[in-house]
RNA sequence: GAGUCGGCCGGGCAAUCGCUGCCCACGCCAGCGAUGGCGGGGGUGGAGGAAAGUCCGGGCUCCGGCGGACCGGGUGCCAGGUAACGCCUGGGGGGCGCGAGCCCACGGAAAGUGCAACAGAGAGUAAACCGCCCAAGUCCCUCGCGGGACCGGCAAGGGUGAAACGGUGCGGUAAGAGCGCACCGCGUCGGUGGCAACACGCGACGGCACGGCAAACCCCACCUGGAGCAAGGCCAAAUAGGGAAGCAGCGUGUGCCUUCAACGGCGAUACGCAGCGCUGAUCCGCGCGCGCUUCCGGGUAGGCCGCUAGAGGUUCACGGCGACGUGGAUCCCAGAGGAAUGAUUGCCCUCGACAGAACCCGGCUUACAGGCCGACUCUA
RNA sequence: GCCGGAGUAGCUCAGCUGGUAGAGCAGCUGAUUUGUAAUCAGCUGGUCGGGGGUUCGAUUCCCUUCUCCGGCU
Numbered sequence: 001g002a003g004u005c006g007g008c009c010g011g012g013c014a015a016u017c018g019c020u021g022c023c024c025a026c027g028c029c030a031g032c033g034a035u036g037g038c039g040g041g042g043g044u045g046g047a048g049g050a051a052a053g054u055c056c057g058g059g060c061u062c063c064g065g066c067g068g069a070c071c072g073g074g075u076g077c078c079a080g081g082u083a084a085c086g087c088c089u090g091g092g093g094g095g096c097g098c099g100a101g102c103c104c105a106c107g108g109a110a111a112g113u114g115c116a117a118c119a120g121a122g123a124g125u126a127a128a129c130c131g132c133c134c135a136a137g138u139c140c141c142u143c144g145c146g147g148g149a150c151c152g153g154c155a156a157g158g159g160u161g162a163a164a165c166g167g168u169g170c171g172g173u174a175a176g177a178g179c180g181c182a183c184c185g186c187g188u189c190g191g192u193g194g195c196a197a198c199a200c201g202c203g204a205c206g207g208c209a210c211g212g213c214a215a216a217c218c219c220c221a222c223c224u225g226g227a228g229c230a231a232g233g234c235c236a237a238a239u240a241g242g243g244a245a246g247c248a249g250c251g252u253g254u255g256c257c258u259u260c261a262a263c264g265g266c267g268a269u270a271c272g273c274a275g276c277g278c279u280g281a282u283c284c285g286c287g288c289g290c291g292c293u294u295c296c297g298g299g300u301a302g303g304c305c306g307c308u309a310g311a312g313g314u315u316c317a318c319g320g321c322g323a324c325g326u327g328g329a330u331c332c333c334a335g336a337g338g339a340a341u342g343a344u345u346g347c348c349c350u351c352g353a354c355a356g357a358a359c360c361c362g363g364c365u366u367a368c369a370g371g372c373c374g375a376c377u378c379u380a
Numbered sequence: 381g382c383c384g385g386a387g388u389a390g391c392u393c394a395g396c397u398g399g400u401a402g403a404g405c406a407g408c409u410g411a412u413u414u415g416u417a418a419u420c421a422g423c424u425g426g427u428c429g430g431g432g433g434u435u436c437g438a439u440u441c442c443c444u445u446c447u448c449c450g451g452c453u
Base pairs, nucleotide, nucleotide: 001378002377003376004375005374006373007372008371009370011348012347013346014345015344016343017342019046020045021044022043023042024041026039027038028037029036030035048354052365053364055363056362057361058360059359060228061227062226063225072224073223074222075221076220077091078090079089080088081087092106093104094103095102096101107219108218112217113216114213115212129158130157131154132153133152137150138149139148140147141146166184167183168182169181170180171179185208186206187205188204189203190202191200192199193198232305233304234303235302242296243295244294245293246292247291249273250272251271252270253269254268255266256265257264275288276287277286278285312331313330314329315328316327317326318325319324349352381452382451383450384449385448386447387446390405391404392403393402399436407423408422409421410420411419429445430444431443432442433441
């Protein structure tokens, strides 16, 4: 000088005035009540590393039960951590980088089905387009050597494509070819090391049989019920409806009495219900229904809870490579319901980014001016 | 706050077991007409919202992100 990884901070201090939660005692008010509001006084607390996206996982709550199975969904090398995870840690394998390091949805394509446009002769247990070869067979020319045609042989070379059924060399052959051999690669079985993934300059066998895609269907292993605090719970008016008990003819209109009128009273008259069932009919009884009164229970308005002490923070010791775990000490650190963090002044600096809780927690992802600390690599 | 859905041409929409992205309207040119409209023939026009991954190949499959719309008191 260039770079890699990990951790931390993310304006500071002081004063004043505001906003808001809670605690202490006081006064006043609203409401049938449940409860709530106002005033001044004292004390005390008040956004983040992402509070965000809502992408995963859990707590909590309800769904009669949440037990089993099917469907569906998810995850996918191995081991561990954790309440759990698609997260984290350590390891294995592959790729990138000189390196510190970084990246990887990384089970199965010898269970089955399917896909591969265009190009190309041929795209899956393949194929003769250009080529190479006439050794064997048949025919023709030739005295013969030899030449030609047919039947054929060949995956070595060219060409197409993202992809064409091991690579290099020697032998071999008519030309060729794992056809044979050596080395490299590959597969199967065994051995050794490792908990395992896997590794091996280990042994034997196999000339190679087994191309790609599963973020295509699928198979295998494991996980998984649904909804979400607008979940849900408690207290609880008026009106309507439900249930129980008791009492009883009741309601409406007209009329009459009283009166300025009404309220009220009378019960003459009209209308409606005075019924239905147990029984074909009658009586008694019972049940249902109609009217009034009282009580009970569910739900609504309204109010309260859920609501922040938690898989919590800080620190020490021990165990572990580590994620993390165990134990001790210590601390209390937002909790609203139109929704709170602001303003002014003074001083200072590097002049301040992304952005703000709404049931809570563990992760991931995304946004972010700038600064600090530690470890390491390469080059000069 | 919680839960769903959609982004493709200037506009409205197709395209889904992955293989060169289409239709209607609009626009432009020509024909027809005395001229215009209508009609006929032809043409232009696409970051498939952005980024990354899987694959030989992505509008399509997967992840992430942005914008818009709807439902629940």
Model confidence (mean pLDDT): 77 of 100. Predicted 3D model of RNase P RNA and transfer RNA as a complex of 453 nucleotides. Rfam match: Bacterial RNase P class A.